[in-house]
């Protein structure tokens, strides 16, 4: 150098054919329960805003009514070939 898969809240991971981002678990916060505390059960739990309502998918652009998904350039990380 080429070729491929990947890149989403604090973490792990879903998001079908382009149409509610952040479902579900973990972890944390607060409560119940208990003498106390494990357990387990309830509630919250991406950023800004007092709300409406805006922002956000590694970074910049593009197509589109609409982009996490399609398309270009870069960037990290694995894998493979030279």
């Nucleotide at each position: 150098g080429c070729c491929g898969u990947g890149g989403u809240g604090g973490c792990g991971g879903a998001a079908u054919u382009g149409g509610u981002a952040u479902a579900c678990g973990c972890g944390c916060a607060g409560g119940a329960c208990u003498c106390a505390g494990a357990a387990u059960c309830c509630u919250g739990u991406c950023c800004c805003g007092c709300a409406a309502g805006g922002g956000u998918u590694g970074a910049g652009g593009g197509u589109u009514c609409g982009a996490g998904u399609c398309c270009c350039u870069c960037c990290c990380a694995c894998g493979g070939c030279a």
Transfer RNA from a bacterium, 82 nucleotides, folded computationally.
Its Rfam family is "tRNA". Rfam classes the family as a transfer RNA.
It was read from a public genome assembly.